[in-house]
Context: one part of a larger RNA
Molecule: small-subunit ribosomal RNA, 3' major domain
Organism: Bartholomea annulata
This record gives sequence, structure tokens and C1' cells, in this order.
RNA sequence: UGACGGAAGGGCACCACCAGGAGUGGAGCCUGCGGCUUAAUUUGACUCAACACGGGGAAACUCACCAGGUCCAGACAUAGGAAGGAUUGACAGAUUGAGAGCUCUUUCUUGAUUCUAUGGGUGGUGGUGCAUGGCCGUUCUUAGUUGGUGGAGUGAUUUGUCUGGUUAAUUCCGUUAACGAACGAGACCUUAACCUGCUAAAUAGUUACGCGAAUCCCGAUUCGCGGCUAACUUCUUAGAGGGACUGUUGGUGUUCAACCAAAGUCAGGAAGGCAAUAACAGGUCUGUGAUGCCCUUAGAUGUUCUGGGCCGCACGCGCGCUACACUGACGAUGUCAACGAGUCUCUCCUUCGCCGAAAGGCGUGGGUAAUCUUCUGAAACAUCGUCGUGCUGGGGAUAGAUCAUUGCAAUUCUUGAUCUUGAACGAGGAAUUCCUAGUAAGCGCGAGUCAUCAGCUCGCGUUGAUUACGUCCCUGCCCUUUGUACA
Repeated sequence: UGACGGAAGGGCACCACCAGGAGUGGAGCCUGCGGCUUAAUUUGACUCAACACGGGGAAACUCACCAGGUCCAGACAUAGGAAGGAUUGACAGAUUGAGAGCUCUUUCUUGAUUCUAUGGGUGGUGGUGCAUGGCCGUUCUUAGUUGGUGGAGUGAUUUGUCUGGUUAAUUCCGUUAACGAACGAGACCUUAACCUGCUAAAUAGUUACGCGAAUCCCGAUUCGCGGCUAACUUCUUAGAGGGACUGUUGGUGUUCAACCAAAGUCAGGAAGGCAAUAACAGGUCUGUGAUGCCCUUAGAUGUUCUGGGCCGCACGCGCGCUACACUGACGAUGUCAACGAGUCUCUCCUUCGCCGAAAGGCGUGGGUAAUCUUCUGAAACAUCGUCGUGCUGGGGAUAGAUCAUUGCAAUUCUUGAUCUUGAACGAGGAAUUCCUAGUAAGCGCGAGUCAUCAGCUCGCGUUGAUUACGUCCCUGCCCUUUGUACA
């Protein structure tokens, strides 16, 4: 100097607690992991920092695993064989899962591309992440890290980097043998809120004007249509800018740094991103034509084809979905979103019309998109009815049958629809997770994967609480002091 302490003192954190909310843990199902089983159930990862993770929703492919069958895509060099033929291909029959001349029988064909041996390559989702690069994760979301000159010490080292106040912060004020600096923090970048001010818009609208319909009362309201009618930019879109700086007022405070309250304000601590130094023998050789070494290399661990497996089920654990009902279920009606995405060389988003109970089918159009799908008329929600606390009209597992769709292929049921069936579950023990405001929770929608398939993930809006606004008691982290048979 570190590391450690069942040492002391400060400070901090909903990956800690307190006050609460939603739960999970119990049930059924989905899915990942272990175990068991199996020809194979390929494999990585195992406290936070493995387990709805590998963007891992695997019917074939993927694919690495299992049972089998082909092929060489064995460069190049040397030697041999070889035009009196190195070798290649093949009908039929046998054989075979196979219309693989794979092999055999039988002969034809081809013509220096090959064949044999040795050396040497190449390929490998083979091994080693404890040989590595790169990337990621974590220590670690905290405030930490470093050198120059000067001071102290023989020196390792230390001071700077601090008693105190303050801050989210080694953030500032101040103290001061230190002075002046650098990285990190902050500033910065992106998104979200405001602008009747600027620039504009037949891919966004509004208002006039014209036409038509309805209501009623001579002219007024509402609705619809006007791509060569006009004007404008409030709404919409997006460029340039502006706007907030703790600025003002009042308290607290060394009257410093700052904190608290209030007013006005769209806004008085919005949400993300980026992110130091030093590390880990954290993960990845299965992202890569990144890669060392080892293994294998023609009966292949290369490659391709067929079929199976990754889905297997006495069981244990983790993430979730659906529920246990009346704040509800069912039926009818009403009413409102925001992020997206979409077919050129090949079937994407799909309107409308018809058929069909539905799933879906047929025909016809629009869209390479602010133009069409699409005002994505979403769901929860609201209104009116039925039910009436009964494993019930709650719940929808498990089965049977039928019809469609995707695909070469659906059996071990891809998915969807219809009818029937109607299990556990009456709010979940010990434990334990997440969370402070447009947040939790409820609700749906879009995208990723995708031929088909979400109970997953990533985004988006809609409805919208309770309870803190604190503490160091538990769990951890940082700093100071202290102790040490430790390095």
C1' cells in the first nucleotide's frame, strides 16, 4: 500500500428496509434447466453476473445428435502407370427407401480432364474461451482514477485526492504544504412537452364557393360530393430558430456553497444514450473466409440424400399465461389510439363484390406508400338486458368427430374454425421478486422471429391508484479511523 475483522464513526441504494401496491411460491397449461429414459433425446451457460438466455417460436432445411446411402469439391509437386487407352458415363435385370450404374451381371461409351503411391494442402457447428483477437457481460450506476513541479520520508510510499457545510456527484464553498492540470461526473447527443411568430404544402387540412339530400319557419342547421374554383396554415407534417437560467419573491444557512416554500410559466429535479482507471483466467473457437496448437481428412469429424431426434416422462427448480368470479360472465348497442410494416424481378399489405355458420374460398381493384391497406371505427371502457351466489351461465385443461389453411410432407395431433366433452382451481405454507407518477397495475395494438405457428421479446398508446418523499434495523456498496500470526 492492499486484503480481511462476529472493530468504531459517517454517507448511500426500492437489484436494501420502512409505509404500501402488484404479485410469484399452491392449481391447469406454456416454456427454459436438471434428472430419468433413449439409436439419438446435439450442445453452450449454473449465486448476483446460468435457467421465455444463445436474438434458441427446431415438422424438412436449419443440425451440430442417431440409423443408413452417395459424392470429392484430395490444389500443387515428385515418381509410376498410360494412346496397343489413364480414366468417365450408362439402358435393362439383380440390389436398394430410392428413376443412386452405390455395387454385381452384361457389354457399349468416353479420351489425358483423370488413376496409383508419397509429400503437401483443403474442409470441419471437431477439441481447447485455461493459447488468443474482437465483441459482450460484470465488478459498478456508484464517484472514482492519474501524472508534472513542490513538501515529508533512507525507501517502498505519501501529500495533492481534506476537519466541516453542501451536492445525484472528488458537485461546489471553504480549510489548506501544496500549486496548477488531465480522464471520469457534469456539459454533450436523441426523444418528449410550448410557439395564432418565420418558411411551405392536390401525398396534411381548414374556410369560402358550387351541387345534392334531410330537418324545419321566409333562411338557418347537419350530412355527402366537387383532381383545371379560390384563399389560408389554427389543427397535421418538418426545417430554421426561440424558450428555463434555480431567473424572481420570501425564509433557512458562515448570510458562502446550497436547500425549502411561493408566484408566474408549456415546463422549476422528464426519459433514454454515451461513459474513466484497474480488473475477471466471466461468456463466446456454434457470428465471421478472425485465429494459434491439437485431432480428423475418402469405410471422413468434409459434403449431400432419406428417415428419426432436439418435443420422449415416476420427478425437482426458474420465467410466464389463464383462472378461482357479481368491481363478474354472457348478449346487444355505443364510443375513442399511438408506434409500425408492406410485392422487382416474383407473390408482400390487402380494400370492395359474391359464396360460406365460421375458418376460409372465388373474382376484381389500390399500393415500392403522409396518396392504397388504414380514420388500422383496438381492447379494457360506457349504456341496456339475462344470470344470482350454486365448482354456477365462474374456469377451460383433457379428449372425440368434422371442415379449412400453410407447406413436397402435418402421424408424435403446425395453425384456425364448428359441435360435443367440462379436470384441477373457493386467493395459495415457509420463503421470495419488482416498484415512487402518467409510475405500478389492468387493457389491447404493432414489429422481430415467420411458408405456417406466441402464452416470448422489443416498442406503442389507452384506463389509471394506494403509500414513502424517510432510515441505516436487515442485505450490500463507498469513505475515514483503528487492529492484524495475511500478501